A computed fold for a 333-nucleotide RNA from Ramlibacter sp., annotated as Bacterial RNase P class A. The gene name in the source record is rnpB. It matches the Rfam family "Bacterial RNase P class A". By type it is a ribozyme. Rfam's curators write: Ribonuclease P (RNase P) is a ubiquitous endoribonuclease, found in archaea, bacteria and eukarya as well as chloroplasts and mitochondria. Gene Ontology terms of the family: dimeric ribonuclease P complex, tRNA processing and ribonuclease P activity.

Parts: sequence; C1' cells; structure tokens
RNA sequence: GAAGCCCGCCAGGCCGCCGCUGGUGCAAUCGCCGAAAGGCCGCACUGGAGGAACGUCCGGACUGCAAAGGGCAGCGUAGCAGGUAACUCCUGUCCGCCGCGAGGCGAGGAUCAGAGCAACAGAGACGAGUCCUGGGUCGAGCGAAAGCGAGGCUUGGGGGUGAAACGGGCAAUCUCUACGCGCAGCAAUGCCAAAUAGGCCAGUGAUGAUGUGGUCCCGCGGAGCUGGCGGGUAGGCAGCAUCGAGCCGGUGGGGUGACUCCCGGCCCAGAGGAAUGGCGGCCACGUCCGGGCAACCGGACGCACAAAAUCCGGCGUACGGCGGACUUCACAA
Repeated sequence: GAAGCCCGCCAGGCCGCCGCUGGUGCAAUCGCCGAAAGGCCGCACUGGAGGAACGUCCGGACUGCAAAGGGCAGCGUAGCAGGUAACUCCUGUCCGCCGCGAGGCGAGGAUCAGAGCAACAGAGACGAGUCCUGGGUCGAGCGAAAGCGAGGCUUGGGGGUGAAACGGGCAAUCUCUACGCGCAGCAAUGCCAAAUAGGCCAGUGAUGAUGUGGUCCCGCGGAGCUGGCGGGUAGGCAGCAUCGAGCCGGUGGGGUGACUCCCGGCCCAGAGGAAUGGCGGCCACGUCCGGGCAACCGGACGCACAAAAUCCGGCGUACGGCGGACUUCACAA
C1' cells in the first nucleotide's frame, strides 16, 4: 500500500429572530365552546425523535375474559452449561462445516417404533435385482476315452452405473421423545355521559288528557301525556410518559463472558389527524467551478437511511462517516 475480518464511536456545532407542541408556575375565576362531562384563550421558565423511531418477526409488562386438576389437538423449542422479567435472544464451550488466515455459520435429540422420499446414469433405487464375468451343481448333445459342452438352477465373489446397490442417507416430509404455551389485544380496558329511537316503573287519561281555535269556560279532536330509572352510541376523561426490567458516571466488588451487586448523580418527547419547523450569521466537512507555481482565495450546491403513537427487551432490514485491534499478500529498510 491492497484486500479482508472484528469491535467501538458519531449522526455537524454555536448564536439570534419567528413559529409548533408537552409540563410547571403566575394571572384570571372573568370570558368563550359544550346539555353535561370536559376543553380553550395570556405571560414567564423549561422539555421536545432514532440508531435504526422502520418491519411488526419473537419475548414480556399491562388490561379484559376464561380457568379444580389432567389429557387430546394445535403451535413452538432441541449438544452441554450459564445469563435474563422472558425469549426462537445473549454468553461460554464441545462437535460439525466454510475460509490460507483474522474469523464466520449451524432447527446440532431420535432412522432397532412406523411411514414416506431420491433427478441423471444404470439390468435394477428402497422393492431387491442379474447386463457382463467368476464359482458351485444338474446337464441335452459330441467323442473310443480323457474330455468338450448349448442350456437350467444356485451363489452374490468381481466388473459396470451412480451421491447411494439387502447397506446407508434425509427428521427444515410425516412421525417419536423431552420441554414450553389458556385466549385476545391500548381500536385492550376503566370512568363520565347527550340527541333520537326503543325498554321498564309510577302518576294521569274515553267521566275525553296532551294539543288546538275562540267571544274564556264554548268548540274541534281522539290516545296519549307527565315524571323517574336503566343499557348502548356520538362526545369527553383516564390508561399515557417523573420513579422504573429507567438513564449517566466509577482504575468499585464478583464473573473467562453474557450479566450482576455496590456507590454517586439525574428525571430524559409525548400528541392523537397527530408538535419537534423556518430564516439569517459564523465555524467545520464534502463535491463542483474560477483564479494562483504553490500555500491558499472567492463562489455555488449539499448532508446517507429515515419521523415516535401504550411501554420495554431482542431479532431482522435500510444507510453516511470516523477510529482502533487483528489477518493475508506485495514492497522497502
């Protein structure tokens, strides 16, 4: 220097102005929207995307329903040991495979319980079988005899085909064994709660109610009317984001490690048609253009993948850059 392999880090920085949105405080209990529940307007301070917020593939928290216990079915997992709230995740290790190597990958129990499967080639492919040849045996026929011998039966030795030929493979085909899993998901679920329609109860009403016209106690008209209760819907609030599987730091303790314990510090987005944006200046970076021998100067453009939606732990996928260790090769001393 080239190629590779593993690990770690960053995701432009600072300032000003104007916006959006959560919280807290102040102000106001006045006003606005709404039947109510509830929500909103001002000012100040302060918080405001990611390593993957993504896919929604696993595992949990949480919630509702179900549930004595067990079994069947279904789904999942599979060396051994450990970590974790849990996992199909992670760590260590054995074995196997790939790579010259650093290193990577592995659904890695059972084929003497049973079933199923195997292209091409080959006579034959899961049933055994006879294409060539050898051995054994019988043997038409020929020959004086020794002997030769078509052919039949048997054997499965050798050859040939093939990845594999009475001996194996595949369990990521069914299956068996062991173990695990109740079902659904925040559109869960809980609370408050209209209008309209329907339901129930009470009162009243054909001895004429409610309604309606009028000259006010006379008509018209004919089955409701009044009050209460309860359920569901629209709508609203909670769940939901300050106290947890939380984050940061430690030349701390234990462990090879995943991880765990201890000490100190911190509170760290949260709406719900859904905020996290825009402009300007300076610096840094990259590309291009112009000038210059060069150092450099000026200008333009631009940050890859990608946007939280109940939360958390993983996995997978997408993607720009920086640093370090190591491996192989080449060159130089």